[in-house]
RNA sequence: GCGGGUGUAGCACAAUGGUAGUGCGCGUGCUUGCCAAGCACGAAACGGGGGUCCGAUUCCCCUCACCCGCU
Numbered sequence: 001g002c003g004g005g006u007g008u009a010g011c012a013c014a015a016u017g018g019u020a021g022u023g024c025g026c027g028u029g030c031u032u033g034c035c036a037a038g039c040a041c042g043a044a045a046c047g048g049g050g051g052u053c054c055g056a057u058u059c060c061c062c063u064c065a066c067c068c069g070c071u
C1' cells in the first nucleotide's frame, strides 16, 4: 500500500428499515435474627461524519480504532 472482518449499557453478547433486548455487574425495595441466595423495580448503550428514505443502529459513502490475510 491492497483486501476482508469487528465496533451496541461498566463487562460479555443479541437483534432489527418503525419504542434497541439478554446475562453478569450497579442502585432501591421485599424477603431473612444477620449475610448470601431468591423476587420486584430502576439507571445506563448502537465508534464519528455525510447520503438514501416518511423513518437509519440496520442500506450506501468517507473516516477512526482494533483484528486477520496479502504485498
Base pairs, nucleotide, nucleotide: 001070002069003068004067005066006065007064010024011023012022013021018054026042027041028040029039030038047063048062049061050060051059
Molecule: transfer RNA
Organism: Candidatus Magasanikiibacteriota bacterium